[in-house]
């Protein structure tokens, strides 16, 4: 230098291909209540996400397009 993959609640991931019943789902964790002598387990409820960033297309973008940042991998070049 060329190419590919990944980036979404605190953590791990799904959704992306084919834009729209998405108010962004699930698990763990967190908070409250119930239960219990207490904790744990269990039950009920709740909070928590600029979908890496910026721009574009569109009535509508996590999803499509372009640019860019970070991480990982492969190839090439120099030594």
């Nucleotide at each position: 230098g060329g190419g590919g993959c990944c980036g979404u609640a605190g953590u791990g991931c799904a959704g992306c291909u084919u834009g729209g019943u998405u108010u962004a789902a699930c698990a763990c964790g967190c908070c409250u209540g119930c239960c219990u002598g207490u904790c744990a387990c269990g039950c009920a409820g709740g909070a928590g996400a600029u979908c890496g960033c910026g721009a574009g297309u569109u009535c509508a973008a996590a999803u499509c397009u372009c640019g860019u940042c970070g991480g990982c991998c492969c190839c090439g070049c120099c030594a």
Notes
This is a predicted structure of a 79-nucleotide RNA (transfer RNA) from an Atribacterota bacterium. The source organism's lineage runs through Bacteria, Pseudomonadati and Atribacterota. The sequence was found in a public genome assembly. Its mean pLDDT, the model's own confidence on a scale to 100, is 81. Its Rfam family is "tRNA". From the family's description: Transfer RNA (tRNA) molecules are approximately 80 nucleotides in length. By type it is a transfer RNA.